Predicted 3D model of an 82-nucleotide RNA (transfer RNA) from a Patescibacteria group bacterium. The source organism's lineage runs through Bacteria and Bacteria candidate phyla. RNAcentral holds the sequence, with entries from ENA. It matches the Rfam family "tRNA". By type it is a transfer RNA.
RNA sequence: GCCCGGGUGGUGAAAUAGGUAAACACGCGUCACUUAAAAUGACGUGCCGAAAGGCUUGCGGGUUCGAUUCCCGCCCUGGGCA
Numbered sequence: 001g002c003c004c005g006g007g008u009g010g011u012g013a014a015a016u017a018g019g020u021a022a023a024c025a026c027g028c029g030u031c032a033c034u035u036a037a038a039a040u041g042a043c044g045u046g047c048c049g050a051a052a053g054g055c056u057u058g059c060g061g062g063u064u065c066g067a068u069u070c071c072c073g074c075c076c077u078g079g080g081c082a
Base pairs, nucleotide, nucleotide: 001081002080003079004078005077006076007075010026011025012024019065027045028044029043030042031041032040046055047054048053058074059073060072061071062070
C1' cells in the first nucleotide's frame, strides 16, 4: 500500500431487504427476607434538564419523510496479502 471483519449504556452484547435504539445477561443502587451476611426476590440504573422536553449507535458529511442499518471521507482495532 491492497483486501476482509469489528467500533452501540459501566461491561458483554441484541436490533439491519431503512420505520424511530439498547432486548437479554453481568455489574451497580435502594428495599424486602436474615441476629448479621450470603443466596433469593422486587424496583431502579445512557447523557442534559426543575419540568416539559432535548440529545445519543467511533468522528464528519451525503441520500431519505425517516439512517445502528445505505453511500463518501477520516480515526481506532483484529486478520490476510504484498